[in-house]
């Protein structure tokens, strides 16, 4: 980050499964991604519990929400 070149990676949806529940996870499908490889550090949404409400607190989910950490092909400008 190129009107390269090799490739990858898979959104919604649908079938299976796991889950209280957000959501994973397998297989089928492509909305996109130059990190859409990795990690829940910060923050942001969502769940499920507490509390007479409330201020909150506990877990637990989203890295394809956005910071940021470590990694990685190619090698024009």
């Nucleotide at each position: 980050g190129a009107c390269a070149a090799a490739g990858g990676c898979a959104a919604a949806c649908c079938a299976g499964u796991c889950g209280c529940g957000a959501g994973g996870c397998u297989g089928g499908g492509a909305c996109g991604c130059a990190a859409a490889g990795c990690c829940a550090u910060g923050g942001g949404u969502c769940c499920g519990g507490c509390c007479g409400g409330g201020c909150g607190c506990c877990g637990g989910a989203u890295c394809g929400c956005c910071a940021g950490g470590c990694u990685a092909c190619c090698g024009a400008a």